A computed fold for a 431-nucleotide RNA from uncultured Novosphingobium sp., annotated as Bacterial RNase P class A. Model confidence (mean pLDDT): 77 of 100. The sequence is in RNAcentral, with records from MGnify.

């Protein structure tokens, strides 16, 4: 550092809840019996079982979720294993310092383990403050150069002179440079050699990177002394976005039944109200069509309607009771087998709250654990002196022993289950 388990025990007295059996004075009364809060019951963050609603199917849109690969699971944003990145004891290399022990800086490899909101930056958009010359079609501040152009000076030759020519020196204006230094979180791969006026993948070697091939692996990915390449695309997506996959809604205050009660509410205004046929009926009729509704759009169906509808204003009720849902479960324990594991299969065994304003508690005694509490002892360990023959003496800080006092974590089911996250005095076991 990681994983697992426990997290108070025993006894007595009194008290509580469901259920079962029995009794009786039928009162939720008495007696007896089984059982009676958690590892998180918390958070309400995920996934479901279950219940009800949505007319069905498909596609798309909107919205939301997940994000390396494979496996597990009813499922998941969970669990297991593996891959990759970052960190990491230490080791190597180089530099620097040193009293030569060591220290410091940079760089490469990197155990156990920890950690990662781990697809895409060459589809597009946005952002990278400040500092700095320059932050992405991104640069020249300091510095370096002086080959080329320029300015100045010196010397030689030619020329009547202007001027021209040769050589040298200085300057650093134009220019070249991005190796060295600076700024910064980050500045267009690294080391070395060549080359150059000075430089640069400009060229070369090695490393690194990219692509192709081959080998290993289910895959992510890894290896490669097989080849090619450039001499290279900055970072950022829990920024918008793109890609892949997944997703109806609401929730036990869901809902079902019984009972009870009421008003299966009432009034008004405006817009709209198509076509055909039938009839003894001429209508507020019947049948059909156009069309409409069924809570995003479209297509296909199904059912209903056939003005289906739309907009606005005013008035006004009942129900708060009971039973169920409500605890046998994707349940728990043990053996065996398969699997690296998560987990799965077989066999055997067990039943462990179901309240309904809400039960499981109170008192006493003993034991246990805790602490840098107090007092004491010196049998044991320990420390000091003596001794090395027998030993003996002392101390009381620590362990230990005895007594006294104090303390004993986080915290309470409410339909159930699988997870995650958070809280937790202390004890034990394993790696």
């Nucleotide at each position: 550092g990681g994983a697992g388990c426990c997290g108070g025990g025993c006894a007595g007295c009194c008290g509580c809840g469901u259920c079962g059996u029995g009794g009786u004075u039928u009162a939720u009364c008495c007696a007896c019996g089984c059982c009676g809060a958690g590892g998180a019951a918390a958070g309400u963050c995920c996934g479901g079982g279950c219940u009800c609603c949505g007319c069905g199917a498909a596609a798309c849109a909107a919205g939301g979720g997940u994000g390396g690969c494979g496996g597990g699971u009813a499922a998941c944003g969970c669990c297991c294993g593996c891959c990759g990145g970052a960190c990491g004891a230490g080791c190597g290399c180089g530099g620097u310092u040193u009293u030569c022990a060591g220290g410091c800086c940079g760089u490469g490899c990197g155990a156990a383990g920890u950690u990662c909101a781990g697809g895409g930056a060459a589809a597009g958009u946005g952002c990278c403050a400040c500092a700095g010359a320059g932050a992405g079609u991104a640069u020249a501040c300091c510095g370096c150069c002086g080959a080329u152009g320029g300015u100045u000076c010196c010397g030689g030759g030619a020329u009547c002179a202007u001027u021209u020519u040769c050589g040298g020196a200085a300057c650093a204006c134009a220019g070249g440079u991005a190796a060295g230094g600076g700024u910064g979180a980050a500045a267009g791969g690294g080391u070395g050699c060549g080359g150059u006026a000075a430089a640069a993948g400009c060229g070369c070697a090695c490393c690194g990177c990219g692509c192709u091939g081959c080998c290993g692996g289910u895959a992510a990915c890894g290896g490669u002394a097989a080849g090619c390449g450039g001499c290279a695309u900055g970072g950022u997506a829990a920024a918008c976005c793109c890609c892949a996959c997944c997703c109806g809604g609401a929730g036990c205050a869901a809902g079902a039944c019984c009972g009870a009660a009421u008003a299966g509410g009432g009034a008004c205004u405006g817009c709209g109200c198509g076509c055909c046929a039938u009839c003894a009926u001429c209508g507020a009729a019947u049948g059909g069509c156009a069309g409409g509704u069924u809570c995003g759009u479209u297509u296909c169906g199904a059912a209903c309607c056939g003005a289906g509808g739309c907009a606005g204003u005013c008035c006004g009720g009942g129900u708060u009771g009971g039973u169920c849902g409500c605890u046998u479960g994707a349940g728990c324990g043990c053996u065996g087998c398969g699997g690296c594991a998560a987990c799965g299969c077989u066999g055997c065994g067990c039943c462990u709250a179901g309240a309904g304003g809400a039960a499981u508690g109170g008192c006493u005694g003993c034991c246990g654990c805790c602490g840098c509490g107090g007092c004491g002892u010196a049998a044991g360990g320990u420390c000091c002196c003596u001794g090395u023959a027998c030993u003996g003496g002392g101390a009381g800080a620590c362990c230990a022993c005895g007594c006294c006092a104090g303390g004993c974590a986080c915290a309470g089911a409410a339909c159930c289950c699988g997870g995650c996250u958070u809280a937790c005095a202390g004890g034990c076991u394993c790696c």